[in-house]
């Protein structure tokens, strides 16, 4: 200097004028409100509604089945399908990245086409032996080492052996099973011995195994005010109808009403509603996620739904056939002019993940080239 990998942050600033919302204080009020001052007033994703919770109700709330979720090990956390570290497998020269990561010896299914044959299969070409024929070839038997088909063909290399071959046998290797030793909390890793010689793939197919799971949701729910108009049918009243918030069964509990149909009234207000598994700083512990201690701070709570508009200036980005300077050049710096300035807005709250984002900044690491 170039090319990459990983992580973090910002995403407009300043001034002036006018205008908004909650709250606090003060004054006024015809009690409906009005005026003034002050504090505060959208996000890092507020988006998606994909997970996990807090909270509220069922409600005093158990068990089983069904159903759903996760899936290497160990940690973190209120919890999680999240985060951290590590293991194994794969990709990359590397920094690093990826993984629907338990089980194919519980069972079922699938592997098109090609091919002899696709799971305990198989003889197309070929090789060997025998008989016949006598240029070719035909038939019978043996064979799976060589060739072919295919994504994949029932271990690999070398040798012994054989009629020709073959783990038939042997040496080494890989794999599988297993004993022992060492390291590690563990998943696993390393070493060594023995053995049958070798027992496809696929579970992001059904399935099996391990662990986890009440439901509904702030339009939850609580309170206040106000208004109205009840009727019919069926059934039940302790021998129990009906109900108990995914479905079914059992248990347990509530229970004098309930179910269906016709008809009428209301849709207003207050709370929930923001002090939190909260934020910031420092120190300590830990590889890390994070935890602990001390100190400091209070930062929207609207309800047709607030935080905006205008002007000026600066910053940033893009362009220019403009001006000045530097440079061999590519180009760079300053000035001028023009245009632009991302994704996008709370609505009970929080922890994550996913997605979107013009432009800019910072840190660490890898590889290549050159120079000292």
């Nucleotide at each position: 200097c170039g090319a990459g990998c990983c992580g973090g942050c910002c995403g407009g600033g300043c001034g002036g004028c006018c205008g908004c919302g909650u709250g606090a204080c003060g004054c006024c009020u015809u009690c409906g409100g009005g005026c003034g001052u002050c504090c505060c007033g959208a996000g890092g994703a507020a988006c998606g509604u994909c997970c996990g919770g807090g909270c509220u109700c069922c409600a005093u709330a158990g068990a089983g089945c069904a159903g759903g979720g996760u899936g290497g090990u160990g940690g973190g956390u209120a919890a999680c399908g999240c985060c951290c570290a590590c293991c194994c497998g794969g990709g990359g020269u590397g920094a690093c990245c990826c993984g629907c990561g338990g089980g194919a010896c519980a069972g079922u299914g699938c592997c098109a086409c090609a091919g002899a044959g696709a799971a305990c299969a198989g003889a197309c070409c070929g090789c060997c032996c025998g008989u016949c024929c006598u240029c070719g070839g035909a038939c019978g038997g043996g064979u799976a080492a060589g060739g072919g088909u295919g994504a994949a063909a029932c271990g690999g290399u070398g040798g012994u052996g054989u009629a020709a071959g073959a783990g038939a046998c042997c040496a080494c290797c890989a794999g599988c099973g297993u004993g022992c030793c060492g390291g590690g909390u563990g998943a696993c890793c390393g070493g060594u011995g023995c053995g049958g010689c070798u027992c496809g793939g696929u579970a992001a197919a059904c399935c099996c195994c391990a662990c986890c799971c009440g439901g509904a949701g702030c339009a939850a729910g609580a309170c206040c005010a106000g208004a109205c108009a009840g009727g019919a049918u069926g059934u039940g009243u302790u021998c129990g109808a009906g109900g108990g918030u995914u479905g079914c069964u059992c248990g347990c509990c509530c229970g004098a009403g309930c179910a269906u149909c016709c008809g009428g009234g209301u849709a207003g207000g207050u709370c929930g509603c923001u002090c939190g598994a909260g934020c910031c700083g420092u120190g300590c512990g830990g590889u890390g996620a994070c935890g602990c201690a001390c100190g400091g701070c209070c930062u929207a709570g609207a309800u047709g739904g607030a935080u905006g508009g205008c002007c000026g200036u600066c910053a940033c980005c893009u362009g220019c056939a403009c001006g000045a300077g530097g440079g061999c050049g590519a180009c760079c710096u300053c000035g001028g002019c023009a245009g632009g300035c991302a994704c996008a807005g709370a609505a009970c709250c929080c922890g994550g993940c996913g997605u979107a984002c013009a432009g800019g900044c910072c840190g660490g690491c890898u590889c290549g080239u050159c120079u000292g």